[in-house]
Context: one part of a larger RNA
Molecule: large-subunit ribosomal RNA, half B
Organism: bacterium
RNA sequence: CCCUCGUUUAGGAACUCGGCAAAACAGCGGUCGUAAUUUCGAGAUAAGGCCUCCCCGCAUUUUGCGGGGCGCAGCUAACGACUCCAAGCAACUGUUUAUCAAAAACAUAGCUCCCUGCUAACUCUUACGAGGAUGUAUAGGGGGUGACGCCUGGCCAGUGUCCGAACGUUAAAGGGAGAGGUUAUUUGCCUUCGGGCGAAGAAGCUUUGAUCUGAAGCGCGGAUGAACGCCGGCCGUAACUAUAACGGUCCUAAGGUAGCGAAAUUCCUUGUCGGGUAAGUUCCGACCUGCACGAAUGGCGUAAUGACUUGGGGACUGUCUCAACGAGGGACUCGGCGAAAUUGCAAGGCGAGUAAAGAUGCUCGCUACCCAUAGCCGGACGAAAAGACCCCGUGAAGCUUUACUAUAACUUGAUAUUGUGUUUUGGUAUGCUCUGUUCAGUAUAGGUGGGAGCCCCGCAUUUUGCGGGGCGACAGUGAGAUACCACCCUUAGUAUGUUGAAACACUAACCUCAUCUCGUUAUCCGAGAAAGGGACAGUAUCUGGCGGGUAGUUUGUCUGGGGCGGAUGCCUCCUAAAAAGUAACGGAGGCGUUUACAAAGGUUGGCUAUCUCGGGAUGGAAACCCGAGAGAUAGUGUAAAGGCAUAAGCCAGCUUUACUGCGAGACCUACAAGUCAAGCAGUUGCGAAAGCAGAACUUAGUGAUCCGACCGUCCAAUAUAGGAUGGCGGAAGCUCAACGGAUAAAAGUUACUCCGGGGAUAACAGGCUAGUCGCGCCCAAGCGUCCACAGCGACGGCGCGGUUCGGCACCUCGAUGUCGGCUCGUCUCAUCCUGGGGGUGAAGAAGCUCCCAAGGGUUUGGCUGUUCGCCAAUUAAAGAGGCACGCGAGCUGGGUUCAGACCGUCGUAAGACAGGUCGGUCUCCUAUCCGCUAUGGGCGUAGAAAUUUGAGAAGUCCCUUCCCUAGUACGAGAGGACCGGGAAGGACAAACCUCUGGUGUACCAGUUGUUCUACCAAGGGCAUUGCUGGGUAGCCACGUUUGGUUUGGAUAAGCGCUGAAAGCAUAUAAGCGCGAAGCCGUCUUCAAGAUUAGAUUUCAUAGGUUCGUCGGAGACUACGACGUUGAUAGGCUCUAGGUGUAAGCACAGUAAUGUGUUAAGCCGAGGAGUACUAAUAAACCAUUU
Repeated sequence: CCCUCGUUUAGGAACUCGGCAAAACAGCGGUCGUAAUUUCGAGAUAAGGCCUCCCCGCAUUUUGCGGGGCGCAGCUAACGACUCCAAGCAACUGUUUAUCAAAAACAUAGCUCCCUGCUAACUCUUACGAGGAUGUAUAGGGGGUGACGCCUGGCCAGUGUCCGAACGUUAAAGGGAGAGGUUAUUUGCCUUCGGGCGAAGAAGCUUUGAUCUGAAGCGCGGAUGAACGCCGGCCGUAACUAUAACGGUCCUAAGGUAGCGAAAUUCCUUGUCGGGUAAGUUCCGACCUGCACGAAUGGCGUAAUGACUUGGGGACUGUCUCAACGAGGGACUCGGCGAAAUUGCAAGGCGAGUAAAGAUGCUCGCUACCCAUAGCCGGACGAAAAGACCCCGUGAAGCUUUACUAUAACUUGAUAUUGUGUUUUGGUAUGCUCUGUUCAGUAUAGGUGGGAGCCCCGCAUUUUGCGGGGCGACAGUGAGAUACCACCCUUAGUAUGUUGAAACACUAACCUCAUCUCGUUAUCCGAGAAAGGGACAGUAUCUGGCGGGUAGUUUGUCUGGGGCGGAUGCCUCCUAAAAAGUAACGGAGGCGUUUACAAAGGUUGGCUAUCUCGGGAUGGAAACCCGAGAGAUAGUGUAAAGGCAUAAGCCAGCUUUACUGCGAGACCUACAAGUCAAGCAGUUGCGAAAGCAGAACUUAGUGAUCCGACCGUCCAAUAUAGGAUGGCGGAAGCUCAACGGAUAAAAGUUACUCCGGGGAUAACAGGCUAGUCGCGCCCAAGCGUCCACAGCGACGGCGCGGUUCGGCACCUCGAUGUCGGCUCGUCUCAUCCUGGGGGUGAAGAAGCUCCCAAGGGUUUGGCUGUUCGCCAAUUAAAGAGGCACGCGAGCUGGGUUCAGACCGUCGUAAGACAGGUCGGUCUCCUAUCCGCUAUGGGCGUAGAAAUUUGAGAAGUCCCUUCCCUAGUACGAGAGGACCGGGAAGGACAAACCUCUGGUGUACCAGUUGUUCUACCAAGGGCAUUGCUGGGUAGCCACGUUUGGUUUGGAUAAGCGCUGAAAGCAUAUAAGCGCGAAGCCGUCUUCAAGAUUAGAUUUCAUAGGUUCGUCGGAGACUACGACGUUGAUAGGCUCUAGGUGUAAGCACAGUAAUGUGUUAAGCCGAGGAGUACUAAUAAACCAUUU
C1' cells in the first nucleotide's frame, strides 16, 4: 500500500451523476392505534406509541394481576421489513438478450376485425398422409389493441381487400381468308434444232398466316378505416390597447373533434408564472406560441402492484468536512516448489535544437563512481487484439421494397382422362321466302345488264287460235323507270348440314363413405353391397394473371475524407509563362442546329456600311435628301476568338460542284478516330476569257461494335436445280447525355453485421498556417461644460501571441482510449489580491488608468453529465492561460459512441435523426528500461575512530481584523487618512502526547444463547473481540507548542545630487544617492563520489565484523543500546495507572438478591529496583609499510 472487517470527538449528505456503499430503524412476538384514496377486495405489518429479564404469591389450558430484585442496557448474542410524500410508465402474477441491457420491452385476461359449414379455414409434406380434431361457429385459425372507467371524431381521392358484370383490352387453343417457296403444264424470244433464256403457273409438299371464337386479370362501377393511411393556407374585422365570436378568398378526399399538452413527444429553451430551497438547467402545479400530441399504429384517467425511472422529507450514518487507530489475509524477509505475456539490438540520463512535423540512440550543452532492494507510475507514441469509427474493394452477408429477372404456391382457360339425352341459343355453308318510303313522279324506284312483250281466267284445241282482265312499252317525272328474265347488295326469317355456347336431366368412368356382409378371432386393408356426389371435381400438358412467399443480382465515377449539392460529350476565349501542348469543384460563354430551288450554296458583274455635325415641306431624339468629318466603331444565321474593304459584308443575273471515281503529300495522334489537300479521269454550272466551283468567313451542331430490318448486287447456296439464309456496297434505327457506349432488361438499408486494405482518407491529439480569435502599437475625426490624448476613441494602418472557430491532410488506422469530475501538481504573465510607483476630470475616503513586480495566496454551496454559466453566502482576492483541450498501465464513467426499448419527425418498407428518453462488462495480484521517492552493498578517497567546514541543492517566504497616534491632517458637512506603534486571528507548515478527544482484537467489569469441566458454586470455549460499559502504553487530531522575524547587499518602475556634450537646460554621457511581498544573503534541512574525494583532534600491538540479548530503529539491510568489569530482554518485588468492592465463608431474605470480610481482586505494553534466566564460548577481516 491492497483486500475483507471493528471502532470513532463535533457536525450529519456539506460527498456524489445519483445517499453508490455503509449505517440505522421496527422486528411473520404481544398490545394500542392507523390517513388520503379506492375497483370496497384493498391501501395495511400503513404511519405511530407501549411492553418484553429474574424471583415470589394468586388465578389460570395459555394470555394475566399484585409484590419484590439487579444491570448503562432484559426481543441483552445469532436470525429476522427502513419509512413517508409526489410524479412518469406499464394494470396486475408472469417472460426475456445462458455470458455487459430484467426494462417502460414480450406475454396477459378483456376488446375488436378478418377467414372458416367440415374432405373447414390454416400448417407440415414431392406424394401418400398427418395435425387442426376423434373438435363443428359459445368451435377453430389469423391480424391489431392490451385489466378496469369515460370514450374512440372527419376523410373511400391514393394503396389494399371484397362485390359486380355491360363495354374496352387480352394467352394457349380453335379456325383458316390469304401470302411466300418449289413446278407438271402453258406461253414469248433465240437456236447450231441438241437446246438456251424469260414470263405465268394447277395439284401436292412446305414456310407462314388476317378477320373471327376465346377465361381470369387489368381498365371500369360500387362498398369498406378497431384496412395501409391522411386529417390546410392567406387577408381583414369590436368605442384604449390587445385579441378575434365574425367576414372574405384559394386549395383539398377531408382539413385534427373530445381529451391531453415545454410532455419518455418542445427546436428556439434554463419558455413564462406559481410552489418547494439561503440559492433549483432537475421536480411539482399552471399557461398554450403543439418546430413535430391526439383517439384500438388507441386518447385521457385510474385503486392495487414494480430489484423500473424521477423529485422531496424523516431516521441514520466515515459518503463527506478530514482523517485516525485497531484485527485478519497478502505485500516484505527466510525455506520449498516455480509460471506468463513480452523481447530488432543494446553499453538504455537531462535540457534545447533537429528530424516522416512529440528523440535513451542525431547535434550542442549540462549532469553522472559501480551494483542492488522496497516502492510510485510521468515516458518508453508501454502490453494485449492485422481499428469495430471513417474511407476504399466493379469484396461478403442479413433485411426491405411500387429496383431488375426468375420462381414455389394460388388462380384462369384449352386439351386429355370424358359418356348419354332434352331444351334454348350463336357462327358458318347451301336452298327458299322476304326487306329497301328525300323531292318530283299515279307511288315505298335497292343496284346492274338484257328487254317488247309478259302474266292470269274462260272457251275450244294435238298445235296454231278467240274473248276478258292486269302489268309494261309509249308519255311524263326524275340523277336513275317500272312488265318479264338473269346476276347480285342489304335486312329479316326459315329448313338442312356442320361447328360452338348455356341450362337441365341421367349413370357407367371418376370421387367419397364413422353403414352392412365376407376374408376374420382384426376400429387397418381388400372384395362385394347399399348410400351420396358425378362427367363436375381431382390429376397431366400447354397457357394468361397474380406472386419479396422464395432465389439470384444490380444499385457508376470525379470529389481538398465521405455524404448532400454540382459535374460527366463537343465548341470559343482567358489562366497558358510570345512554337505546340498544359491542371484545378479556376474565370466567362455557347452546342445537341440552321439554310433547299423564289438560297443564307456556285459563278459573273456591281456596291460600301456605322457614327457625329450642319442644312432641308409635313418631320419630332430617331424615317428620307444634300454636304462635311471620323474610320471599320457596321455587318458577317447562331457563342467567343481569329479573320474580312481586292471584301469573307450588301445587291442583281444565270444556276446546282450541297457532283461520281480516285488521290501525291502533309497536320494531328497511344490506339481508334479527326483535319487539310495540289493533281488525274468523267460530267456539269457561271464567265468574253483567264479561270472558279467536290456546300456555307473558319473553328461546335455528336455516338464505336454487335443486332435485326430496308435498298442495291456480275457473290456463296450442304447430291443437283431453285430457294431459305448469308456475304459485299449504301443509307436509316441509340439524350447507349455516366456521351470509348459492361446487360435487351436493375433500387434501397444495416447500430445485427463480416472480410480484405488504407494514416494513399476523415473524427481526437500533435505539426504547419494565422483568415477568425486574444493582446499591443501608430494616426487622431470626435466624446469628455471648456480641452483630441484624466478617461475614451470612429475611419484606417502596423505588429505580437499560438488558449477559440477554421484551413492543410505531414506522423500515427498490424489501435496515439474521447468530454467532465477527483487526485497530484508544475510553468508563463497579458497581475485577481497582497508590495512599490507615475497620472488623475486625485480635497479626504473610495476609485479610474498606466509602469514595475510571479514571493505567497486565489472559498463553500444550489442547479445541470456538464466545461461554461446563473444564483446564495463569504472573501484581501475569489486571475487568465500552457503542460496530448496536463494527468483512465492513477481513480470515476454521469455525458458522448455498440447490441435492448419508447416517443416525435422522416421513409411504402428495411430503417434513419449533432432530436429526446430508460438501461448497458473500464483488461494486467506481478513494471524489463528511463524517470522519481527511499534504503543498502562494492570500490575509491594511501591506517582507524571521533568532531566538523560548506562548493552545491532543497525548503520557508502569506494575509486579514481591531486598537493607539486621532475623530487629528483633509473637508461646508457627511465622512475620514498617510507615516509610525501595538493586540488578536485565518489558512498553511513542522514537531510532540502534559492536557482535551479518538483508537486501544493479549486490561477490567457486566450480560444473552449454548456447550464442556460428573453435579452445585466457580470457570473455560463458541456466537463479528458474541454483545455492552470503561480503558494503560503506543499511534493520532479535533489537542498542545513552535514558525514565516530581523536586518544587510545589489536592483525594477520611479524619485534625486552634481554635471557636460549643446556657455542655457538636463537625474547621465564620467561620477554619487534613495527606492518593492520581488533578487542575493540572513533562517531550516541535506551535503566532500565537491574523483578538486576537504579540515581538525586523538590513537596506531589501532580498529571493525560475524555471533548473542534487544529497541527511541526497522520491509530486508541499515541505525542505536547492551553482552557478566553486565540492568539489554524476560522473570520477580514495589509502584503509577485502569477496572470498580473477586472468590470463599458468614449473615439477612421463601427466593431473586443484598450486606460484611473489602477501596477488594485482577491487570499488556509505563516507572524504579533486583542477576533468578538468557547475552557463553569462539571465529574472521584489518593495522604495525